Model confidence (mean pLDDT): 81 of 100.
This is a predicted structure of a 73-nucleotide RNA (transfer RNA) from Candidatus Iainarchaeum sp.
Its Rfam family is "tRNA". Its family is annotated with triplet codon-amino acid adaptor activity in the Gene Ontology. It is annotated as a transfer RNA.

[in-house]
RNA sequence: CCCCCCGUAGUUUAGUAGCUAGAACGCUUGGCUGUAGACCGAGAGAUCCCCGGUGCAAUUCUGGGUGGGGGGA
Numbered sequence: 001c002c003c004c005c006c007g008u009a010g011u012u013u014a015g016u017a018g019c020u021a022g023a024a025c026g027c028u029u030g031g032c033u034g035u036a037g038a039c040c041g042a043g044a045g046a047u048c049c050c051c052g053g054u055g056c057a058a059u060u061c062u063g064g065g066u067g068g069g070g071g072g073a
Base pairs, nucleotide, nucleotide: 001072002071003070004069005068006067007066010025011024012023013022027043028042029041030040031039049065050064051063052062053061
């Protein structure tokens, strides 16, 4: 320098040929227990990396940027 992939809750991630995002662990809380853990129930938590474009509507399409990973020279 060129090519490819990825960037979603604290962490690991699902997701969608466009119509306001789900899980597990963690956290808070109730039950249970002598206490804790385990187990059962409930809850909070993500403007879906950033800036534009298209469109009634974008996490999803598209241009650029940025961070990470891989390959090539």